[in-house]
Context: one part of a larger RNA
């Protein structure tokens, strides 16, 4: 070497368990509220169940009485019309059993007419109006009563039924306003160098964009969500030239206004940048309403949906003498699809007529639908009590690239070192190295690579604490200080805390620093982090929640297949 056996667990990213952290899903449950709808309760009124009287209030109709004062003027003139009579009392004739009748006849009486006043004149009739009174009806509020529904209740029982207490109220039912985590069903976006927290989401103009266009990033830097409509800042027709600087000119300066020169666009453009712009698109002036209606070849972008430019034809205009210009504005921001209801117009559609309701056309208006291609009219949290489906598409542990950060050598050599750069340090600053820290990145692992710290057990680097050997020294000896070689050995015990680390005591030759998945949990522990219970501080209305504390809290294979070691046998 081979091959048995009896150990050891380092591996085999070891079994187990479609990761319980963590992202994701238009999952899911449960629990909170001042999330959003609902519903149950509750609780307002209004009818109904619901009847009878009486008082009061005040409405409505009747009817019968009444009421009405300026002044003048007999005097308390409601209004309008009609109007020369009206009313009472004695007598009498006539009919009629009688009640009465009769515009019968005669006398008296009053009241009007007459006459005056005044705006209007009175008896009498007939419609009314004002305010009221009575009765009457009728509903309606309030209150005090009844009793026969209703409702508690006694006694008697088989019902019937009758006492007693409440009473049209309470109970119950439709409607209706409110309250309503009590209940239930749900939403609570997305991008993101995980996620959350913060920012952001649509349009515009620049860099970036690599000389057409185009082109990302939580790249750099700025607008917009209008505005001129009782009138220009739109239209046309004519004119004009702006700024800074320099010199010169009364008051007059840094800057008003005049003339020059020069530069040449810098001025100015209603508002951010670009790009434009003197033939101006700046700036004055006249007229003025095309800031028109119906179209519309042809294009430009463009996934679609939207987006933009326009030759021309018609029709009615503006402004110029004319040609010819005008369908806003120097140009590019200034915004919102659908669905909805509503508003104008229509010689449209249905409809037996008339209104009405409905639909179509057209035309405009209602959105911070701004999460701006707008899920619904209509929506916020918590979960450590949790679940499910995934995902190493994406975080925490390790491991990997990288090395800002660390650690460490070298280079210059300003300076300190009484002189003197380099015995010893060494500013600004360059150039490696290492890959142990803090990160960056998200590449294997989420159908699972157990995570600090202690024990145990080893091994490796060397940038060497200790022991060895050497140089230089601001080495006089000793004791140091640096530097060069040098892994062969060693590098201690205890207090405190879960600690690593640290501090602190006692000692040492010395109490090195570091890798090995911050070496070893199928080798052990479980004090710390990191689950279910509990508090406390503090936040949150609350469920809860906190690199904030505190008590507590199953560590699974006495069973090793392979590699890999240890020992022994045998070959």
């Nucleotide at each position: 070497c081979c091959c048995a056996c009896a150990g050891u667990u380092a591996g085999a990213c070891g079994a187990a368990a479609a990761g319980a952290c963590c992202c994701c899903g238009u999952g899911a449950a449960g629990c909170u509220u001042u999330a959003c709808u609902a519903c149950a309760a509750c609780u307002u009124g209004a009818c109904a169940u619901u009847g009878g009287u009486a008082u009061a209030u005040g409405g409505c109709u009747a009817a019968a009485c009444a009421u009405g004062u300026u002044g003048a003027g007999c005097g308390u003139a409601g209004g309008u019309g009609g109007g020369a009579g009206c009313u009472c009392c004695g007598a009498u004739a006539g009919c009629g059993u009688a009640a009465g009748c009769u515009u019968g006849u005669c006398g008296g009486a009053g009241c009007a007419a007459c006459a005056a006043u005044g705006a209007g004149a009175c008896a009498c009739c007939a419609c009314c109006c004002u305010u009221g009174u009575u009765u009457a009806g009728u509903g309606a509020u309030a209150u005090c009563c009844c009793u026969a529904a209703c409702c508690c209740u006694g006694c008697c029982u088989u019902u019937a039924g009758u006492g007693g207490g409440g009473g049209a109220c309470a109970g119950u039912g439709u409607c209706u306003g409110g309250u309503g985590g009590g209940u239930a069903g749900u939403u609570u976006a997305u991008c993101u160098g995980g996620g959350g927290c913060g920012g952001a989401u649509g349009c515009c103009u620049c860099c970036c964009a690599a000389a057409a266009g185009g082109u990302a990033a939580c790249g750099g830097a700025g607008g917009c969500g209008c505005u001129u409509a009782c009138u220009a800042a739109g239209g046309u027709c004519g004119g004009c030239u702006u700024a800074a600087u320099c010199c010169g000119g009364a008051u007059g300066g840094a800057a008003a206004c005049c003339g020059g020169a020069u530069u040449g666009g810098a001025c100015g453009u209603g508002c951010a940048a670009a790009g434009g712009c003197a033939u101006a698109a700046g700036c004055c002036g006249g007229c003025u309403u095309g800031a028109c209606u119906g179209c519309a070849a042809g294009g430009c972008g463009u996934a679609c949906g939207u987006g933009c430019c326009g030759c021309g034809c018609a029709g009615a205009g503006a402004g110029g003498a004319a040609a010819c210009u005008c369908g806003a504005a120097c140009u590019u921001a200034g915004u919102g699809a659908a669905c909805c209801g509503a508003u104008g117009c229509g010689u449209c559609c249905a409809u037996g007529u008339a209104g009405g309701c409905g639909g179509c056309g057209c035309a405009a208006a209602g959105a911070u639908c701004a999460g701006c291609g707008g899920a619904c009219a209509a929506a916020a949290g918590c979960u450590a009590c949790u679940c499910c489906g995934g995902g190493g598409a994406u975080a925490a542990c390790a491991g990997g690239c990288u090395u800002g950060u660390c650690g460490g050598g070298c280079c210059c050599g300003a300076g300190a070192g009484u002189c003197c750069c380099u015995a010893u340090c060494g500013a600004c600053g360059g150039c490696c190295c290492g890959g142990u820290u803090c990160g960056g990145c998200a590449c294997c692992u989420c159908g699972a690579u157990g995570u600090c710290g202690g024990c145990u057990c080893c091994u490796c680097g060397c940038a060497u604490c200790c022991u060895g050997g050497g140089g230089g020294u601001g080495g006089a000896g000793a004791a140091g200080c640096u530097c060069c070689c040098a892994a062969g050995g060693g590098u201690u015990u205890g207090g405190c805390u879960g600690u690593u680390c640290g501090c602190c005591a006692a000692u040492u030759a010395a109490a090195g620093c570091g890798g090995g998945a911050c070496g070893u949990g199928a080798g052990c522990u479980g004090g710390g982090u990191u689950c279910a219970g509990a508090a406390c501080g503090u936040c949150g209305u609350a469920a809860g929640a906190c690199a904030g504390u505190u008590c507590g809290g199953u560590c699974u294979c006495c069973u090793a297949u392979c590699u890999a070691c240890u020992g022994u046998g045998g070959g």
Molecule: large-subunit ribosomal RNA, domain V
Organism: Deltaproteobacteria bacterium